Notes: Large-subunit ribosomal RNA, domain VI from a Candidatus Pacearchaeota archaeon, 258 nucleotides, folded computationally. The source organism's lineage runs through Archaea, Nanobdellati and Candidatus Pacearchaeota. The RNAcentral record of the full RNA draws on ENA. Its Rfam family is "Bacterial large subunit ribosomal RNA". Gene Ontology terms of the family: ribosome and structural constituent of ribosome. Its mean pLDDT, the model's own confidence on a scale to 100, is 82.
Context: one part of a larger RNA
């Protein structure tokens, strides 16, 4: 932005993008005495660049599992806890992330540059130019992506409200969002965080007994045992409580909007 409101658009107008190589067929063709060697058309693969993802391939993953050194400490043994650069080291979900993985640049139109041309006179010829009318670029206008009605020219359309109603707001639970703000998902008519439960997946064989062995250690019970974010299911815990909500002037006299 001319009653309030919700979703939904049109596109004036911006803003991005727009690059390129080799290579093979056409064809060893046309051409050329030979060497050589195409136009035009069509296919194939790359290079830098760009965007967007996280299935693969890695990187992170500051305490999620293991291992291990030096000390203190939990009285000792075992088993831990603190600090030492996250103490080191070996691996890692989720999330970020690249060097990973998808996609892009096309095609086509229209007006035109140099250039090429039709017709044609001035100027009885000539002449693409003076009237007229074509071809013709990686460029320009479309066209692709994105943003847009503050586009004060404030458009467009559906649907809801009508005196406490549509809606929407402080508040609170958060995240696919974030610096505050917004923006989104929810607020007991409830799975919105947090806990529990199972699970995907990470470590990778736990403590205790038990054997075996002088012992370190091994085996066994035990794919053990631990686990931060993914998935899903469950109201146990928190989402309590409020608030706004139709401008001014005439008419008109109340929901009918001039």
């Nucleotide at each position: 932005u001319u009653g309030g409101a919700u979703u939904u658009u049109u596109g004036a107008g911006a803003a991005g993008a727009c690059u390129u190589g080799a290579c093979a067929g056409u064809a060893g063709u046309a051409c050329g005495a030979g060497a050589g060697g195409a136009c035009c058309c069509u296919g194939u693969u790359g290079a830098a660049c760009u965007a967007a993802c996280c299935u693969c391939c890695g990187g992170u993953g500051u305490a999620c599992c293991a291992g291990u050194u030096g000390u203190u400490c939990c009285a000792u043994c075992a088993g831990g806890a603190g600090c030492a650069u996250c103490g080191c080291u070996g691996g890692g979900u989720a999330g970020c992330u690249g060097u990973g993985u998808u996609a892009g640049g096309a095609a086509a139109g229209g007006a035109u540059a140099a250039a090429c041309g039709c017709u044609g006179a001035a100027a009885g010829c000539a002449u693409c130019u003076a009237a007229g009318c074509g071809u013709g670029a990686a460029g320009c206008c479309u066209a692709c992506u994105u943003c847009a009605a503050g586009a004060u020219u404030a458009g467009a359309a559906a649907u809801c409200c009508u005196u406490a109603u549509a809606g929407a707001c402080c508040c609170c639970u958060c995240a696919c969002a974030g610096a505050u703000u917004a923006u989104g998902a929810g607020g007991u008519u409830g799975a919105u965080a947090g806990g529990c439960u199972g699970u995907a997946g990470a470590u990778g064989g736990a403590a205790g007994c038990g054997c075996a062995g002088c012992a370190a250690u091994g085996c066994g019970u035990u794919a053990a045992g631990u686990c931060g974010a993914g998935c899903a299911g469950u109201a146990c815990u928190a989402a309590u409580g409020g608030u706004c909500g139709a401008g001014c002037u005439u008419a008109g006299c109340u929901a009918g909007c001039a």